[in-house]
RNA sequence: GCUGUUCAAGGGCAAACCCGCCGAAAGGUGGGGACGCAAAACCACCGGUCUAAGGGACUUCCGUCACGGAAGUCUGACGAUAGCGGGGUCGCCAGU
Repeated sequence: GCUGUUCAAGGGCAAACCCGCCGAAAGGUGGGGACGCAAAACCACCGGUCUAAGGGACUUCCGUCACGGAAGUCUGACGAUAGCGGGGUCGCCAGU
């Protein structure tokens, strides 16, 4: 480097769900819990997906109009996902 994770051994991680915390949300995180995972270790570079706070546009209403405020609709990643795929980095054991 390649193949495999079982016939060998030691192990590792932890989906859904529940509770606490963080977050506008998606989601994250700690504990419990195991659906699964041979990279389910790490990295948002590419594609996908999720969310839509701030920003922008529009509508309605209010205050009384340079404008401000409230509600709603649309848009929108700079947010998230590495357990969606690709890519990159590092790596345990066995065989070769």
Predicted 3D model of a 96-nucleotide RNA (c-di-GMP-I riboswitch aptamer) from a Gammaproteobacteria bacterium. NCBI's taxonomy places the organism under Bacteria, Pseudomonadati, Pseudomonadota, Gammaproteobacteria. Its Rfam family is "c-di-GMP-I riboswitch aptamer". About the family: GEMM was predicted in a large-scale screen for bacterial structured RNA regulatory elements. Gene Ontology term of the family: cyclic-di-GMP binding. The prediction has a mean pLDDT of 82.